[in-house]
């Protein structure tokens, strides 16, 4: 200057007009009017974890059945977060990791390869033997092809993976066969609260790999949710009670029977649901500022603030000036035009995830320059 890493904030600004909506106060007088204040967001989204909160069920335990999965903190809680360990990428700040067991068992490893897991020999390398060819030193010689019995597993080839790896030795030729060195176990010792780390002595190496495969371990978890749920409660029907009363059986009056199950009518009165209504409901694991501890996540202690609660849902709109950002004009100043990421509270709250045009700020790497 360049390319980068980590976090953190902001997310149009001011005036002025006209509206919405909550609450408080005052005023006509029961509907409004005035005056003052309060009115989205970092994600208010997805509802993916946790939890207050509210009902339902409840002796107890064990089983299934879901979740989480290094450590040590944090915190009401969490699959959140810090710091730390391990591993794996990047030079490098740093990024990512479902990061417990693969010596309890099962089960898979396509394709290619010969062989994929108590493993194989295609190509290869080597000892013999036969056969055939060649050479001179004419031998129990040597080289070369080829077959055959066998010895190997270096090289080669396949494959995401080939039964530790690299090197020297050694061997006919290999081979942990032996050896050093790294890796792996297995034992102690040192540090560290741990995860882990370092070392020291031993075993030639047994045990490939996948558990977001069943599985085994180790902790966790009842269900439903704000249309949770509490309360207040008309009209109409219908149910319980109390008191009065009878109605029809062909017109009127009066007996008498019948029938309406006296379950019928009229009044009171209680109780239970709907309808509406009010609470649940915004004072809370609260914000801001300060001091104090802690690498940190946060956690003490003090002042101070009150900050949307509508209910089909209010937080809008128009106008000038600037800001940005796109077009067009114009040499140019600058002028006209068009537009303002994502996205909208519905009991709260704590995380994560997803979505965002522009803009700022801090730390912190790397690479070149110059002093």
């Nucleotide at each position: 200057u360049g390319a980068g890493a980590g976090g953190c904030c902001c997310g149009g600004g001011c005036g002025g007009c006209c509206g919405c909506u909550c609450c408080g106060g005052c005023c006509c007088c029961c509907g409004g009017g005035c005056c003052g204040g309060g009115g989205a967001g970092g994600a208010a989204a997805g509802u993916c974890c946790g939890g207050g909160c509210u009902c339902c069920u409840c002796g107890g335990g064990u089983c299934a059945g879901g979740g989480u999965g290094g450590u040590u903190g944090c915190u009401a809680g969490c699959g959140g977060c810090a710091a730390c360990c391990g591993g794996u990428c990047g030079c490098g700040a740093g990024g990512c990791c479902a990061g417990g067991g693969a010596a309890a068992g099962u089960g898979c490893c396509a394709c290619a390869g010969a062989g994929a897991a108590c493993a194989g020999a295609c190509c290869g390398c080597c000892u013999g033997u036969g056969c055939g060819g060649g050479c001179c030193u004419c031998g129990u010689g040597c080289c070369c092809g080829u077959a055959c019995c066998g010895g190997c597993a270096a090289g080669g080839g396949u494959g995401a993976a080939a039964c530790g790896g690299u090197g020297c030795g050694g061997u006919a030729a290999g081979a942990g066969c032996g050896c050093a060195c790294c890796g792996c176990g297995g034992u102690c010792c040192u540090g560290g609260u741990g995860a882990c780390a370092g070392g020291g002595c031993u075993g030639g190496c047994a045990g490939g790999g996948c558990a977001a495969a069943c599985c085994c371990c180790a902790c966790c978890c009842g269900g439903a949710g704000a249309a949770a749920g509490a309360c207040c409660a008309a009209a109409u029907a219908g149910g319980g009670g109390a008191g009065c009363g009878g109605g029809c059986g062909a017109a009127g009056a009066c007996c008498c029977c019948g029938c309406c199950g006296a379950g019928c009518g009229c009044u009171c009165c209680c109780g239970g649901g709907u309808a509406g209504g009010u609470c649940g409901u915004u004072c809370g694991a609260g914000g801001u500022c300060g001091g104090g501890c802690g690498c940190g996540a946060g956690c003490c202690c003090g002042a101070u603030c009150c900050c949307a609660g509508a209910g089909a849902a209010a937080u809008g709109g128009c106008c000038g000036c600037c800001c940005c950002u796109c077009g067009c004009c114009g040499c140019g100043a600058g002028g006209c035009g068009a537009g303002g990421a994502c996205a909208g509270a519905a009991c709260c709250c704590g995380g994560c995830u997803u979505a965002c045009a522009g803009g700022g700020c801090c730390u912190c790497u790397c690479a070149c320059g110059c002093a």

A computed fold for a 371-nucleotide RNA from a Planctomycetota bacterium, annotated as Bacterial RNase P class A. The sequence is in RNAcentral, with records from ENA. It is recorded under the gene name rnpB. Of the family's consensus pairs, 95% are formed in the model. Rfam family: Bacterial RNase P class A. Rfam describes the family as follows. Ribonuclease P (RNase P) is a ubiquitous endoribonuclease, found in archaea, bacteria and eukarya as well as chloroplasts and mitochondria.